[in-house]
RNA sequence: CCGAACCGCGCGGGAGAGACCAGGCCACCAACAGUGGGCCUGGCGCCGAAGGAGCAACUCCUCCCCGGAAACUCUCAGGCACCAGGGACCGCGGGGUGAGA
Numbered sequence: 001c002c003g004a005a006c007c008g009c010g011c012g013g014g015a016g017a018g019a020c021c022a023g024g025c026c027a028c029c030a031a032c033a034g035u036g037g038g039c040c041u042g043g044c045g046c047c048g049a050a051g052g053a054g055c056a057a058c059u060c061c062u063c064c065c066c067g068g069a070a071a072c073u074c075u076c077a078g079g080c081a082c083c084a085g086g087g088a089c090c091g092c093g094g095g096g097u098g099a100g101a
Base pairs, nucleotide, nucleotide: 002100006096007095009093010092011091012090013089018044020043021042022041023040024039025038026037027035028034045080046079047078051076052074053073054072058068059067
């Protein structure tokens, strides 16, 4: 000087699913009613790509057990008009560490 693997940082991309029902509150209105907007609670339905959990090809081992292991599965959590937020994963950049040569 090059540099695998790993970690996190910045930027970009990034899906899915009820503008559902009931009740209450706020606002509009002189008031009732009503309306749509927002919020809260409950109910049913739905989604899966934060996280979590389960099984498992595979992996580790002489073998077994243990361990590791998904975007598969479950939906606890989270989410379900737009916006916002979150977002696995992908790309680019540079930072840390550093096997090895």